[in-house]
Context: one part of a larger RNA
RNA sequence: UUGGGAGUAAAGGGUGCCGAUGCGGCCCUGUAAGUGCCAUGUGAAAGGCCACGUGUCAACCGUGGUAAGCAUUUGAAACUGGGAAGGCUUGAGUUAAGGAGAGGAAAGUGGAAUUCCUAGUGUAGGGGGGAAAUGCGUAGAUAUUAGGAGGAAUACCAAGUGGGAAGGCGACUUUUGGGACUUAUACUGACGCUGAUGCACGAAAGCGUGGGGAGCGAACAGGAUUAGAUACCCUGGUAGUCCACGCCGUAAACGAUGAGUGCUAGGUGUUGGGGGUCAAACCUCGGUGCCGCAGCUAACGCAUUAAGCACUCCGCCUGGGGAGUACGUACGCAAGUAUGAAACUC
Numbered sequence: 001u002u003g004g005g006a007g008u009a010a011a012g013g014g015u016g017c018c019g020a021u022g023c024g025g026c027c028c029u030g031u032a033a034g035u036g037c038c039a040u041g042u043g044a045a046a047g048g049c050c051a052c053g054u055g056u057c058a059a060c061c062g063u064g065g066u067a068a069g070c071a072u073u074u075g076a077a078a079c080u081g082g083g084a085a086g087g088c089u090u091g092a093g094u095u096a097a098g099g100a101g102a103g104g105a106a107a108g109u110g111g112a113a114u115u116c117c118u119a120g121u122g123u124a125g126g127g128g129g130g131a132a133a134u135g136c137g138u139a140g141a142u143a144u145u146a147g148g149a150g151g152a153a154u155a156c157c158a159a160g161u162g163g164g165a166a167g168g169c170g171a172c173u174u175u176u177g178g179g180a181c182u183u184a185u186a187c188u189g190a191c192g193c194u195g196a197u198g199c200a201c202g203a204a205a206g207c208g209u210g211g212g213g214a215g216c217g218a219a220c221a222g223g224a225u226u227a228g229a230u231a232c233c234c235u236g237g238u239a240g241u242c243c244a245c246g247c248c249g250u251a252a253a254c255g256a257u258g259a260g261u262g263c264u265a266g267g268u269g270u271u272g273g274g275g276g277u278c279a280a281a282c283c284u285c286g287g288u289g290c291c292g293c294a295g296c297u298a299a300c301g302c303a304u305u306a307a308g309c310a311c312u313c314c315g316c317c318u319g320g321g322g323a324g325u326a327c328g329u330a331c332g333c334a335a336g337u338a339u340g341a342a343a344c345u346c
Stems, first nucleotide, its partner, number of pairs: 003318003007300002012314001014201004022193002025088003029083001031081001033080002035076001039072004048066006091191001092188003095184004104176006110154001115149007125136001162169001206247006215241002220236004258313006266291010295302002319346003328339004
């Protein structure tokens, strides 16, 4: 590379946006680059294919024909391409009116709880655990009442429902700007899909500078347990967790399932709209679950939210180990990340 693949066997990029590239709706007209047709030339010999023949057969060999390709040329116009600044409205988008939502950013506010401080009451324990002990407490703890400080998280509502590209998002108010959906006529008239490179976003941990520090809590210390116990359990506790700005760029970043489009039995729940109605039934558009037929699948299972039937584009896989290592390069303050072998071995 071919062939075959990628939910779980190796394999979907963590996610989005965009230029190149690839692919691309319906109708008319003309063109003839692709395409297919006629003819000519070339296509050395050998080899290939077809036919005949010889050696008893075959391989081998002989004779004749011929293909692919290339160039020129005749006429065709269905399809692909390019043209007619061609036409259309179903794809895509714009407009108007709506309702829904923990979607984002900034500022402010609230209540419950923990901890600490001050004061009062009050006295000998309290805490912890399987049992204990370390640690706390007569310098008055725990408990309780009042006041204060400070940080972090937002009980119930709450159904993992909803919205978001993913990561992720949950008290309330205000400001701000984003997206999706529905309905409706009007408008543009293929403006679309994908997307190497690039750019942006990207949990937690970690890093830099400056703040903050209640609770929790790597490291660390002590107490237990144990044969030991560098652990699990207990008492403490530093980084960190929080904020601002900057970096890192990885995760079982998972639906372990790339994006888009069309087609293909049903049943049932839920959510946001519309039509309909007194209210319903019912109809319809968009999402989100469960079950299930055909079909698919090695099986498990998937099954209109496909892993079914097809098409377009991108990324990826090719036995296990060595190894996501070495080397080189790029990025990074570092940690490291990205790219990514081979020898050897089974």
Molecule: small-subunit ribosomal RNA, central domain
Organism: uncultured organism